[in-house]
Context: one part of a larger RNA
RNA sequence: CUCUCCCUAAGGAACUAGGCAAAGUGGCCCCGUAACUUCGGGAAAUGGGGUGUCCCUCUUGUGAAAGUGCUUGCCACUGGAGCAAGGUGGGAUCACAGUAAAGAGGCCCGGCCGACUGUUUAGUAAAAACACAUCGCUCUGCGAAGUCGAAAGACAAUGUAUAGGGCGUGACACCUGCCCGGUGCUGGAAGGUCAAGGGGAGGGGUUAGCCCGCCGUAAGGCGAGGCAAAGCUUCGAACUGAAGCCCCAGUAAACGGCGGCCGUAACUAUAACGGUCCUAAGGUAGCGAAAUUCCUUGUGGGGUAAGUUCCCACGCGCACGAAUGGUGUAACGAGUUGGGCGCUGUCUCAGGGAGAGACUCG
Numbered sequence: 001c002u003c004u005c006c007c008u009a010a011g012g013a014a015c016u017a018g019g020c021a022a023a024g025u026g027g028c029c030c031c032g033u034a035a036c037u038u039c040g041g042g043a044a045a046u047g048g049g050g051u052g053u054c055c056c057u058c059u060u061g062u063g064a065a066a067g068u069g070c071u072u073g074c075c076a077c078u079g080g081a082g083c084a085a086g087g088u089g090g091g092a093u094c095a096c097a098g099u100a101a102a103g104a105g106g107c108c109c110g111g112c113c114g115a116c117u118g119u120u121u122a123g124u125a126a127a128a129a130c131a132c133a134u135c136g137c138u139c140u141g142c143g144a145a146g147u148c149g150a151a152a153g154a155c156a157a158u159g160u161a162u163a164g165g166g167c168g169u170g171a172c173a174c175c176u177g178c179c180c181g182g183u184g185c186u187g188g189a190a191g192g193u194c195a196a197g198g199g200g201a202g203g204g205g206u207u208a209g210c211c212c213g214c215c216g217u218a219a220g221g222c223g224a225g226g227c228a229a230a231g232c233u234u235c236g237a238a239c240u241g242a243a244g245c246c247c248c249a250g251u252a253a254a255c256g257g258c259g260g261c262c263g264u265a266a267c268u269a270u271a272a273c274g275g276u277c278c279u280a281a282g283g284u285a286g287c288g289a290a291a292u293u294c295c296u297u298g299u300g301g302g303g304u305a306a307g308u309u310c311c312c313a314c315g316c317g318c319a320c321g322a323a324u325g326g327u328g329u330a331a332c333g334a335g336u337u338g339g340g341c342g343c344u345g346u347c348u349c350a351g352g353g354a355g356a357g358a359c360u361c362g
Base pairs, nucleotide, nucleotide: 001357002356003355004354005353006352007351008350010348011347014346019343027051028050029049030048031047036041038171052093053092054091055090056089057087058086059085060084061083062082066078067077068076069075070073094098106341107340108339109338110337111336112335113333114332118130119129135168136167137166138165139164140163146155147154148153172328173327174326175325177258178257179256182255183254184251185250186249187248188247191246192245193244197240198239202235203234204233205232206231209227210226211225212223213222214221215220259277260276261275262274263273286320287317298314299313300312301311302310
């Protein structure tokens, strides 16, 4: 010097990102407990007092000796010693100290998030993430929808719409505004478009035949000359042709969206008011510098001697907002943030001690 412990004058968070760590609190009995509240809770709230040993006293259990009676019995009754457990009050007594060692909540007040108990990243995250009861939308009439499987079949379910699947929301309270133009979904079927298929107008290819040219007296031969039936083959128009799409409606607790400029009041400022452009409609209630605010340490107030954090307000919301839920909320939380009391070697500021290492010598 390192590690693990123990103690420390005065101060007591001045440490630090942060009381991290440590200290402190602690059992049992009694007294006594606030705001708030969903009346259950909050509560071990907070805060006090007691706690050893001995004696007296009381209660309960058990029931000895002794006595009485007779039906002489392992009898009945009276009796209360001793022992054990518990309690009230009083007295005594020893210590610094009595749950004498060990083990055994620190507490309170604001804010945020999540209602809650639960669940999770086996090995860096336990949470405000997931789940949850609740609420809503939607699909499914049963050989259900949905899922797995080329299929058979199975699950759903030996269930049947108070059931089952999907999606969202997330206790409870008060609520949940406007927009269907886009996308999706549902319904509609007049018209437009439209595949394979049907259809086959017409065209092409091939060539038996015919024509032409050349050679040959002829038969016949030759020609990368022309025309061309049937058949085969190929291309193929009109017409016909479902869903879908276009189209017409509905639907937002479907995906989603929810404006701009200019002017105006007898101080100024501001604008209840007016004008104009655009939109499918222009953000309602509530909340708001917020887990959301860039400017920003916004401004005012509170708390501090001093406060980029915190709390209360304001509203100019860069860029809150209503089941991608809005606003509240008792209880709950190894959540997060601010403050206070207690307590302390966290610190001022370090010292001492114990053990184990390191190191030196052997």